[in-house]
RNA sequence: CGCUUAUCAAGAGUGACGGAGGGAACAGGCCCGAUGAAGUCCGGCAACCUGCAUUAUGUAAGGUGCUAAAUCCUGCGGAGAACCGAAAGAUGAGUU
Numbered sequence: 001c002g003c004u005u006a007u008c009a010a011g012a013g014u015g016a017c018g019g020a021g022g023g024a025a026c027a028g029g030c031c032c033g034a035u036g037a038a039g040u041c042c043g044g045c046a047a048c049c050u051g052c053a054u055u056a057u058g059u060a061a062g063g064u065g066c067u068a069a070a071u072c073c074u075g076c077g078g079a080g081a082a083c084c085g086a087a088a089g090a091u092g093a094g095u096u
Base pairs, nucleotide, nucleotide: 002095003094004093005092006091007090008089013042015041016040017039021032022031023030026075027074028073029072043067044066045065047064048063049062050060051059052058053057071088076085077084078083
């Protein structure tokens, strides 16, 4: 990498460095950005695993993770829209 499975409308910066892009791919939108993007550090949050406990829950913050907007919205199917289901993606755990 692949496969399986669970979750994805909540939560999280008045910081430092950096210096122009970013929001998964493709397409169409719409946003964020010199009032400072991506990235790194620090901080924070608490999804999963782990620890503790009075064990559907709460707690801690060790391992990953996350830290604008519902996975930013849409694309395929049902439906007049809202909505529902898939597909794709992200994260955790397991695994040939």